[in-house]
Molecule: SAM riboswitch aptamer (S box leader)
Organism: uncultured Flavisolibacter sp.
RNA sequence: CUUAUCAAGAAAGGCUGAGGGAUAUGGCCCGAUGAAGCCUUGACAACCUAUUCUGUCAUUCUGUUGAAUGUACAGGAAAAGGUGCCAAUUCCAGCUCCGGUUUACCGGGGAAAGAUAAG
Numbered sequence: 001c002u003u004a005u006c007a008a009g010a011a012a013g014g015c016u017g018a019g020g021g022a023u024a025u026g027g028c029c030c031g032a033u034g035a036a037g038c039c040u041u042g043a044c045a046a047c048c049u050a051u052u053c054u055g056u057c058a059u060u061c062u063g064u065u066g067a068a069u070g071u072a073c074a075g076g077a078a079a080a081g082g083u084g085c086c087a088a089u090u091c092c093a094g095c096u097c098c099g100g101u102u103u104a105c106c107g108g109g110g111a112a113a114g115a116u117a118a119g
Base pairs, nucleotide, nucleotide: 001119002118003117004116005115006114011041012040013039014038015037019030020029021028025093026092027091042086044084047082048081049080051077052076053075054074055073056072057070058069059068060067061066090113095110096109097108098107099106100105
């Protein structure tokens, strides 16, 4: 840089000790009943690899019905390997557009930014 996803899901213990929720700002939260960080264990998920099942398609064989194979396609299982992740929608807003309603709110679409995976 490109593509996909981001409304679901999942915590205990140890060390430590005051901050944390990416980002100016605003809001709202979490935190001495222990934040962030590090370590251990466990879980969650299923993006990639490998495995496996079903169907389709293609090819081949057999010969009318099946069988085998596959850098193919679709869906599922499982969780071995590579990652990720385990408060709140990516906590919400912010920029832009639309609608309601009216000067302060509500609802919706998109963007930007970010996160993760694969390339």